Molecule: SAM riboswitch aptamer (S box leader)
Organism: soil metagenome
RNA sequence: UUAUCCAGAAAGGCUGAGGGACUGUGCCCAAUGAAGCCUUGGCAACCCUUUAUCAGUUCAAUUUUUUUGAUACAGAUAAUGAAGGUGCCAAUUCCUGUUUCGCUUUUAGGCGAAAAACGAUAA
Repeated sequence: UUAUCCAGAAAGGCUGAGGGACUGUGCCCAAUGAAGCCUUGGCAACCCUUUAUCAGUUCAAUUUUUUUGAUACAGAUAAUGAAGGUGCCAAUUCCUGUUUCGCUUUUAGGCGAAAAACGAUAA
RNA backbone atom coordinates (compact mmCIF):
# COMPACT_ATOMS: atom_id res chain seq x y z
C1' U A 1 0.00 0.00 0.00
C1' U A 2 -3.94 -3.54 -1.06
C1' A A 3 -7.58 -7.21 0.46
C1' U A 4 -10.60 -9.31 4.31
C1' C A 5 -12.95 -8.97 9.25
C1' C A 6 -22.07 -11.23 11.02
C1' A A 7 -18.70 -18.05 8.36
C1' G A 8 -15.52 -21.86 10.56
C1' A A 9 -12.60 -24.74 14.14
C1' A A 10 -10.55 -27.70 21.33
C1' A A 11 -8.77 -31.50 24.08
C1' G A 12 -4.73 -32.77 27.46
C1' G A 13 -0.42 -31.23 30.60
C1' C A 14 2.31 -27.30 33.55
C1' U A 15 0.89 -23.12 36.20
C1' G A 16 -2.36 -20.17 39.38
C1' A A 17 -5.71 -14.79 38.89
C1' G A 18 -6.92 -12.47 36.03
C1' G A 19 -8.88 -11.85 30.86
C1' G A 20 -11.87 -9.92 26.47
C1' A A 21 -5.89 -4.34 22.27
C1' C A 22 -7.14 0.90 23.92
C1' U A 23 -12.18 4.02 26.11
C1' G A 24 -16.73 2.71 29.59
C1' U A 25 -21.45 3.09 35.85
C1' G A 26 -21.50 -1.44 29.09
C1' C A 27 -21.79 -6.54 28.64
C1' C A 28 -19.39 -11.10 29.19
C1' C A 29 -15.58 -15.17 30.33
C1' A A 30 -12.90 -17.03 34.79
C1' A A 31 -10.85 -21.64 41.05
C1' U A 32 -16.40 -26.50 37.29
C1' G A 33 -9.25 -22.91 36.55
C1' A A 34 -8.17 -16.54 33.44
C1' A A 35 -3.73 -15.08 30.89
C1' G A 36 0.86 -17.50 29.54
C1' C A 37 3.88 -21.89 27.95
C1' C A 38 4.06 -27.04 25.91
C1' U A 39 1.80 -31.36 23.27
C1' U A 40 -1.82 -33.20 20.15
C1' G A 41 -5.95 -32.18 17.17
C1' G A 42 -8.81 -29.08 14.11
C1' C A 43 -10.60 -24.68 11.02
C1' A A 44 -9.77 -21.65 7.02
C1' A A 45 -7.79 -20.92 2.14
C1' C A 46 -3.94 -15.13 2.19
C1' C A 47 0.62 -17.10 -0.33
C1' C A 48 0.49 -21.90 -3.15
C1' U A 49 -1.63 -26.50 -6.87
C1' U A 50 -4.86 -27.90 -10.87
C1' U A 51 -8.97 -26.97 -14.30
C1' A A 52 -12.46 -23.96 -17.09
C1' U A 53 -14.07 -19.31 -19.10
C1' C A 54 -13.19 -14.18 -20.43
C1' A A 55 -10.78 -10.11 -22.33
C1' G A 56 -5.55 -8.02 -23.08
C1' U A 57 -0.25 -7.87 -24.73
C1' U A 58 3.15 -10.53 -28.03
C1' C A 59 4.04 -13.67 -32.29
C1' A A 60 2.52 -16.24 -36.85
C1' A A 61 -0.68 -16.96 -41.04
C1' U A 62 -4.44 -14.84 -43.87
C1' U A 63 -5.87 -10.43 -45.31
C1' U A 64 -6.55 -5.19 -45.64
C1' U A 65 -7.49 -3.72 -41.01
C1' U A 66 -10.32 -7.91 -40.68
C1' U A 67 -10.28 -13.10 -39.48
C1' U A 68 -7.96 -17.41 -37.52
C1' G A 69 -4.38 -19.81 -34.63
C1' A A 70 -0.31 -20.50 -31.13
C1' U A 71 2.86 -20.23 -27.22
C1' A A 72 4.45 -17.14 -23.59
C1' C A 73 3.39 -13.24 -20.19
C1' A A 74 0.74 -10.90 -16.62
C1' G A 75 -4.71 -10.25 -15.19
C1' A A 76 -10.08 -11.12 -13.87
C1' U A 77 -13.96 -14.62 -12.52
C1' A A 78 -15.57 -19.47 -11.02
C1' A A 79 -14.42 -24.21 -9.29
C1' U A 80 -10.67 -27.55 -7.06
C1' G A 81 -6.83 -29.51 -3.61
C1' A A 82 -4.28 -29.03 1.25
C1' A A 83 2.08 -30.82 1.17
C1' G A 84 4.51 -26.39 2.83
C1' G A 85 4.84 -20.67 4.94
C1' U A 86 1.70 -17.80 8.08
C1' G A 87 -2.83 -17.18 10.75
C1' C A 88 -6.84 -18.67 13.70
C1' C A 89 -9.91 -22.21 17.15
C1' A A 90 -16.08 -17.81 23.57
C1' A A 91 -19.47 -14.01 22.32
C1' U A 92 -19.88 -9.83 14.81
C1' U A 93 -13.25 -6.77 15.54
C1' C A 94 -18.30 -8.94 22.09
C1' C A 95 -20.69 -4.07 22.07
C1' U A 96 -19.39 0.99 22.17
C1' G A 97 -16.36 5.49 20.80
C1' U A 98 -15.63 9.80 15.54
C1' U A 99 -18.57 12.07 11.44
C1' U A 100 -23.03 12.50 8.41
C1' C A 101 -28.22 11.49 7.52
C1' G A 102 -33.24 9.94 9.08
C1' C A 103 -36.90 9.00 12.99
C1' U A 104 -38.24 9.82 18.02
C1' U A 105 -38.46 13.24 22.06
C1' U A 106 -36.99 16.65 25.76
C1' U A 107 -31.98 19.11 24.91
C1' A A 108 -29.37 15.58 26.03
C1' G A 109 -30.44 10.91 25.24
C1' G A 110 -32.71 6.57 22.40
C1' C A 111 -33.32 3.81 17.69
C1' G A 112 -31.87 2.90 12.56
C1' A A 113 -28.64 3.56 8.14
C1' A A 114 -24.05 4.93 5.83
C1' A A 115 -18.97 6.31 6.11
C1' A A 116 -14.46 6.67 8.74
C1' A A 117 -10.84 5.97 12.61
C1' C A 118 -8.47 2.36 15.75
C1' G A 119 -7.17 -2.72 15.74
C1' A A 120 -6.25 -7.84 13.76
C1' U A 121 -4.55 -11.18 9.73
C1' A A 122 -2.35 -11.94 4.99
C1' A A 123 0.33 -10.56 0.59